[in-house]
Predicted 3D model of a 75-nucleotide RNA (c-di-GMP-I riboswitch aptamer) from a Candidatus Bipolaricaulota bacterium. Its mean pLDDT, the model's own confidence on a scale to 100, is 87.
This record gives sequence, C1' cells and structure tokens, in this order.
RNA sequence: UCCUGCUAAGGGCAAACCCAUCGCAAGGUGGGGGCGCAAAACCACGGGCCUCGCUGAGGUAGCCGGGUUGCCAGG
Repeated sequence: UCCUGCUAAGGGCAAACCCAUCGCAAGGUGGGGGCGCAAAACCACGGGCCUCGCUGAGGUAGCCGGGUUGCCAGG
C1' cells in the first nucleotide's frame, strides 16, 4: 500500500419516536433514545428520490456511484 471483516478489546456514530429550536416545506441543529452501521467520517461532482415561494432555489452523504481521510484484527 492492497484485500478481508468469521473472532477479541478499546472506543466511535446514531434510525424510528419524544422534547426544544430554526425553516413555507423537504429538512437542519441541540437533548433524550437506539433500529442499525467498519467508513452510518467528510465532500452535493454524476444519477435517483424529496420540498418549495418553481425561468429557479433548496434538502438527502443512513439511496447508489465517485472523490478525500481513517480505528482495530487477520492476510
């Protein structure tokens, strides 16, 4: 560096739902919660889907592809 994630340890993230808050909305953020996740870390570049105040503007990275970075164990 690449491949694999059957086993162990230390940890990490956090769906639905509830509360607060921002937003027209999709949805975001904080707290509780824990379905799951080895990139469920980060980036809207391509496709998909969703929203709206629709010549357009947004959202989704926990839909897929792509890019960047990365823990542990084994090969």
It was read from a public genome assembly, where an Rfam model found it.